[in-house]
């Protein structure tokens, strides 16, 4: 350097939930909280999963179908990156 593993030490992030905004929603961003996490750093490339505005059916004031929306703290991969033992 390159792989493996995660006791310690410096430290990082930050769930539920609350507030305020944006969004049709499902989410999101900002305070404020810490469940919890060796990549809970980034990446929407596969998959899974959540919504359904518009849009289309249909037994029509209602139901269904459907991502072009979204979830990286859902799995997997793609890039990166501290620290300490092998």
């Nucleotide at each position: 350097a390159a792989c493996a593993u995660a006791u310690a030490a410096a430290g990082g992030c930050a769930a539920a939930c609350u507030u305020a905004u944006c969004g049709a929603a499902a989410g999101a961003u900002a305070a404020g909280g810490a469940c919890g996490c060796a990549a809970a750093g980034u990446u929407a490339c596969a998959a899974g999963u959540c919504u359904a505005a518009a849009g289309c059916u249909a037994u029509u004031u209602u139901a269904g179908c459907u991502a072009u929306g979204a979830c990286a703290g859902u799995u997997g991969g793609g890039c990166u990156g501290c620290u300490a033992u092998g």